[in-house]
Molecule: transfer RNA
Organism: Candidatus Woesearchaeota archaeon
RNA sequence: GGGCUCGUAGCUCAGUGGGAGAGCGCUGCCCUUGCAAGGCGGAGGCCACGGGUUCAAAUCCCGUCGAGUCCA
Numbered sequence: 001g002g003g004c005u006c007g008u009a010g011c012u013c014a015g016u017g018g019g020a021g022a023g024c025g026c027u028g029c030c031c032u033u034g035c036a037a038g039g040c041g042g043a044g045g046c047c048a049c050g051g052g053u054u055c056a057a058a059u060c061c062c063g064u065c066g067a068g069u070c071c072a
């Protein structure tokens, strides 16, 4: 320098045009003498960044940045 994959919650990931979600973590209440486990709730995201297409973009297209991998 080139090819491919990826970037979504604190962490690991799903979501492939119209509602942003799961598990773990954090937190309030219940339960317990107390802790853990368990039950019922809650907070936490401008979906890496910029532009384009579209009535509508996390999703499709282009560019930039970053990570992984392969080739040179």
Stems, first nucleotide, its partner, number of pairs: 001071007010024004018055001026042005048064005